Predicted 3D model of a 73-nucleotide RNA (transfer RNA) from a Candidatus Acetothermia bacterium. The sequence was found in a public genome assembly.
[in-house]
RNA sequence: GGGUGGUUAGCUCAAUUGGUAGAGCGCAUGCUUGACGUGCAUGAGGUCGCAGGUUCGAUUCCUGCACCACCCA
Numbered sequence: 001g002g003g004u005g006g007u008u009a010g011c012u013c014a015a016u017u018g019g020u021a022g023a024g025c026g027c028a029u030g031c032u033u034g035a036c037g038u039g040c041a042u043g044a045g046g047u048c049g050c051a052g053g054u055u056c057g058a059u060u061c062c063u064g065c066a067c068c069a070c071c072c073a
Stems, first nucleotide, its partner, number of pairs: 001072007010025004019056001027043005049065005
């Protein structure tokens, strides 16, 4: 330099055909316990990598850029 895959909650990852974005773990609060842990209930937490474009509407389609992994040279 070229190619492929990836970037979504604090972490690990989902999300069918474009139509209000979810799970597990973690975190907070309450109950439970002598206390901790476990368990149960409730809740908070998201510029969907960045910037443009298409569209009534974009995490999803198109373009460029950034970063990560692998392959080729």

The source organism's lineage runs through Bacteria, Bacteria candidate phyla and Candidatus Bipolaricaulota. The coordinates come from a structure-prediction model, not an experiment, and the mean pLDDT is 82. It matches the Rfam family "tRNA". It is annotated as a transfer RNA. Rfam describes the family as follows. Transfer RNA (tRNA) molecules are approximately 80 nucleotides in length.